[in-house]
RNA sequence: GCGGGAUUAGUACAGUGGCAGUAUACGACCCUUCCAAGGUCAAGACGCCGGUUCGAUUCCGGUAUCCCGCU
Numbered sequence: 001g002c003g004g005g006a007u008u009a010g011u012a013c014a015g016u017g018g019c020a021g022u023a024u025a026c027g028a029c030c031c032u033u034c035c036a037a038g039g040u041c042a043a044g045a046c047g048c049c050g051g052u053u054c055g056a057u058u059c060c061g062g063u064a065u066c067c068c069g070c071u
Base pairs, nucleotide, nucleotide: 001070002069003068004067005066006065007064010024011023012022013021018054027041028040029039030038047063048062049061050060051059
């Protein structure tokens, strides 16, 4: 230098053109003499910039970081 893949909540992962989910962690409450365990609730995220579209996390282009391969 070229090609490919990944980027979603604090963490690990799903997801699909039409309100973004699960587990776990954190917080509140319940339970318990207390702790742990258990139950309920709440908050919390689509790497960034553009394009297409009525509508983009999803499709397209660029860019950043990481990984793999080639040179």
Molecule: transfer RNA
Organism: Minisyncoccota bacterium